Predicted 3D model of a 147-nucleotide RNA (c-di-AMP riboswitch aptamer (ydaO/yuaA leader)) from an Actinomycetota bacterium. The sequence was found by an Rfam model in a public genome assembly. The coordinates come from a structure-prediction model, not an experiment, and the mean pLDDT is 75.
[in-house]
RNA sequence: AGGACCGGUAAGCCGAAUCCGGGGGCCGAAAAACCCUGGAGCGGGGGAACCGAGUUUUGGGGCUAACCCACCGGAAGGUCGGUGGGGGCGCAGGCUCCUUCAGCGCCAGCCCGACAGCUAACCCCGCAGGCCGACAAAGGAGAUCGG
Numbered sequence: 001a002g003g004a005c006c007g008g009u010a011a012g013c014c015g016a017a018u019c020c021g022g023g024g025g026c027c028g029a030a031a032a033a034c035c036c037u038g039g040a041g042c043g044g045g046g047g048a049a050c051c052g053a054g055u056u057u058u059g060g061g062g063c064u065a066a067c068c069c070a071c072c073g074g075a076a077g078g079u080c081g082g083u084g085g086g087g088g089c090g091c092a093g094g095c096u097c098c099u100u101c102a103g104c105g106c107c108a109g110c111c112c113g114a115c116a117g118c119u120a121a122c123c124c125c126g127c128a129g130g131c132c133g134a135c136a137a138a139g140g141a142g143a144u145c146g147g
Stems, first nucleotide, its partner, number of pairs: 005147005012131003018040007041127006051117001057114001059115001060112004067086007087107005095142006
C1' cells in the first nucleotide's frame, strides 16, 4: 500500500433561491439594515442546421411534484363540487445514493399575451417564499474515521 472483519459518522425541513467584491446614502465613527452595480455558483426561458411535427377560439405556451381517466350533481358544454382508479412529490427510519416495505403529508399557486418543438453560437431572467417536533424496518453499492 492492498485485502478481510468489527464499530461509528455531527451540524432541522421544502425550494434553484447561496457566497464574495465595489460604490452610494444614513450615522459622531464603525457595523448592520436599505439602494445601485459586478463576479462565482445554482436554476429557468428564448434561440440555427439536422430531426420532428404539420392541426393553429376547441387559442396556444411557460415555471412547479402539483397531472391523467371514469362516474355523479346541475338541460347540454365550459366552470365548480363530490367519489373512485392510475400517476407524481416530500419527510423520518439517524453519512450519501438506489430498490423494497409500512407510516405521515402534498397534488396548490403564479406568469406570457396571439406567440415560442428540438436547438450550437448567442441573448434574456431568478436567487424568493414558506414550515416543523421525533415517527417501524430490510437488501445492495459507495465515502469517511477508528480498531